[in-house]
RNA sequence: UCCGGCAUAGCUCAGCGGUAGAGUAGGUGGCUGUUAACCACUUGGUCGCUGGUUCGAAUCCAGCUGCCGGAG
Numbered sequence: 001u002c003c004g005g006c007a008u009a010g011c012u013c014a015g016c017g018g019u020a021g022a023g024u025a026g027g028u029g030g031c032u033g034u035u036a037a038c039c040a041c042u043u044g045g046u047c048g049c050u051g052g053u054u055c056g057a058a059u060c061c062a063g064c065u066g067c068c069g070g071a072g
Base pairs, nucleotide, nucleotide: 001071002070003069004068005067006066007065010024011023012022013021018055026042027041028040029039030038048064049063050062051061052060
C1' cells in the first nucleotide's frame, strides 16, 4: 500500500428494511438463623462517526475511525 471480517446495554452476543432483545452484571423484594444459591420484579443503549438511498435504516450503499486476519 491492497483485500477481507468485526464495531448493538457494564460484559458476551442476537436482531439482516417497519417503535431495539436475551444471557450475565447492577437495583428492589421473597425464601433462609446469616451468607451463598434459588424465585419474582426492575434499571440500563443518540446501534463507532459522517453522509447517501428509502415513506421508513441497527439492517442497504459510500467515506472515515478503531480492532482482528490475509496479500505484497

Transfer RNA from Victivallis vadensis, 72 nucleotides, folded computationally. Rfam family: tRNA. It is annotated as a transfer RNA. Lineage of the source: Bacteria > Lentisphaeria > Victivallales > Victivallaceae > Victivallis.